[in-house]
Overview
This is a predicted structure of a 474-nucleotide part of an RNA (small-subunit ribosomal RNA, 3' major domain) from a metagenome. Its mean pLDDT, the model's own confidence on a scale to 100, is 82. It matches the Rfam family "Bacterial small subunit ribosomal RNA". Its family is annotated with structural constituent of ribosome and ribosome in the Gene Ontology.

Context: one part of a larger RNA
RNA sequence: UGACGGGGGCCCGCACAAGCGGAGGAGCAUGUGGUUUAAUUCGAUGAUACGCGAGGAACCUUACCCGGGCUUGAAAGUUAGUGAAUGAUCCAGAGAUGGAUCAGUGAGCAAUCACACGAAACUAGGUGCUGCAUGGCUGUCGUCAGCUCGUGCCGUGAGGUGUUGGGUUAAGUCCCGCAACGAGCGCAACCCCUAUGUUUAGUUGCCAGCAUGUAAAGGUGGGGACUCUAAACAGACUGCCUGUGCAAACAGAGAGGAAGGAGGGGACGACGUCAAGUCAUCAUGGCCCUUACGUCCGGGGCUACACACGUGCUACAAUGGACGGUACAGAGGGCAGCUACUCCGCAAGGAGACGCCAAUCUCAAAAAGCCGUUUCAGUUCGGAUUGCACUCUGCAACUCGAGUGCAUGAAGUUGGAAUCGCUAGUAAUCGCGGAUCAGCACGCCGCGGUGAAUACGUUCCCGGGCCUUGUACA
Repeated sequence: UGACGGGGGCCCGCACAAGCGGAGGAGCAUGUGGUUUAAUUCGAUGAUACGCGAGGAACCUUACCCGGGCUUGAAAGUUAGUGAAUGAUCCAGAGAUGGAUCAGUGAGCAAUCACACGAAACUAGGUGCUGCAUGGCUGUCGUCAGCUCGUGCCGUGAGGUGUUGGGUUAAGUCCCGCAACGAGCGCAACCCCUAUGUUUAGUUGCCAGCAUGUAAAGGUGGGGACUCUAAACAGACUGCCUGUGCAAACAGAGAGGAAGGAGGGGACGACGUCAAGUCAUCAUGGCCCUUACGUCCGGGGCUACACACGUGCUACAAUGGACGGUACAGAGGGCAGCUACUCCGCAAGGAGACGCCAAUCUCAAAAAGCCGUUUCAGUUCGGAUUGCACUCUGCAACUCGAGUGCAUGAAGUUGGAAUCGCUAGUAAUCGCGGAUCAGCACGCCGCGGUGAAUACGUUCCCGGGCCUUGUACA
């Protein structure tokens, strides 16, 4: 100087407390451990691994296993040479591949160019190892308020001072004081979305007034008022008032205002820590393989299952279930696409077919909600499991897809110890969309609808900041 203390003081955080809802019990989904296996590819492992890499494992993917092939190689570049390219058919084979036949003879005046085949040669190739050789990227402490420097001063020196003190703040934020005076990286602001208004613009959006028209309908003429759209600007600054205070600032059911003291949310992550994670995104040093640890193909596996754990979904019901009727979103997607509408089918879906490269057409029905019927039971709760019959995607649903109908109707009556999230448009609850994608979501990323309770307080648990003290630790 740090680090540590079941030392002290001050302060903060859904850290506790106060509340609300979960999880731990059940069934299923998914990840992991373990076990099994020819293989169940690899990585991630307290917090900071475990619906994580994977934003889509039937083949492909694929890195694993079994079997069948190739060896300048599956791909790319250079140099001779040959041939247009290419298309079709047949045979052997699981295919990769091998063989045969036919058609075809490119562009350009030419040099040549493009494409294919191909000997030889030079470069190949490796998801093989090392994240403890590395770059880059990332997690975490932590959006915590800290981490430092120049000059000066103090100390033999390590170092200190500044950065401590008194206040204040979300903040090393600001004020006052002070052997310090300044400065940098952080904080804040500058950026984006959102809450209000003005101006401009008025189609594909809107419809008050005027016409027209319909069973109804901005459907039509028209209009820019309104909603909205999307650009610019305004607006919030403790600016004003009162009180406290030297000041900074704080308090106020104060005024004004759509918004008030950081209005709400996002992006943004200092010096560093964990030899944290990643050589399997990529890049890369070294090492290793080179008729194989490279590469092509068929099939299998990654989907196994005495068990254990994590994360979710669905429930155990009456604030509910079923049936019928009836409202109100936002944000997105669409041409190898979204598909209106009509018909067929109980349905998944099928057939025909309009419009739309979309503020125009379409996915699209929002669902909880509201209005009418069942009475406490393993039930009109719950839907696992299984049987049969189908639908769709796709070369192909056996291993191993999703969906539909009928039948079947399991566990489950609120969950031990222990444990998680959340402070407001939040929790809870309800549906909708998107990426990936041929097909496949209870996951993920977004969107809106309905919409709470509680916070006395900081003694205690956890994590953190500042000062101080002890130390046989560095």